RNAcentral holds the full RNA, with entries from SILVA. A computed fold for a 158-nucleotide part of an RNA from Digenea simplex, annotated as small-subunit ribosomal RNA, 3' minor domain. It matches the Rfam family "Eukaryotic small subunit ribosomal RNA". Its Rfam clan is "SSU clan".

[in-house]
Context: one part of a larger RNA
RNA sequence: CACCGCCCGUCGCUACUACCGAUUGAACGUUUUAGUGAGGUAUUUGGACUGGACCUUGCUGGGUUAACGCCCGGCUUGUGUCCGGGAAGACUCCCAAACUUGAGCGUUUAGAGGAAGUAAAAGUCGUAACAAGGUUUCCGUAGGUGAACCUGCGGAAG
Numbered sequence: 001c002a003c004c005g006c007c008c009g010u011c012g013c014u015a016c017u018a019c020c021g022a023u024u025g026a027a028c029g030u031u032u033u034a035g036u037g038a039g040g041u042a043u044u045u046g047g048a049c050u051g052g053a054c055c056u057u058g059c060u061g062g063g064u065u066a067a068c069g070c071c072c073g074g075c076u077u078g079u080g081u082c083c084g085g086g087a088a089g090a091c092u093c094c095c096a097a098a099c100u101u102g103a104g105c106g107u108u109u110a111g112a113g114g115a116a117g118u119a120a121a122a123g124u125c126g127u128a129a130c131a132a133g134g135u136u137u138c139c140g141u142a143g144g145u146g147a148a149c150c151u152g153c154g155g156a157a158g
Stems, first nucleotide, its partner, number of pairs: 003133001005130001008126002011123001014119004019114002023110001025109008034100003039095002042092001044090002049085006055078001058075007136157009
């Protein structure tokens, strides 16, 4: 750039942001009911194997003795006796990893579609406001209408 001005809303296009949303949605973390339950402690057992003592079978060494015998040993035999140590295994109680199923809480996340806001523009429809803006404008309230808006009631003058 000064009325060939300024300017309002619906609708349409594009982009962004958050919201609702069927899917009995999904993922992760945490807590936990119920069930299963590795493993471990304890308890009651168990008794492979093994130590010692005694008895016993047989063989044998040394000392002593004239001899029998006595004493000190070594090896060995046994459904033998007694006293121990002791693995595997088993019963019961407790602790309890982990798993299955369900529940609660928290954090993220997909989603047809819906409904908002913002931005941009030379889109569409009108022209509500700004001049007495062509019905003065505005506020509260109620109803109505493609849209700005219109109408009723009350109020203000900005």
Background:
Model confidence (mean pLDDT): 80 of 100.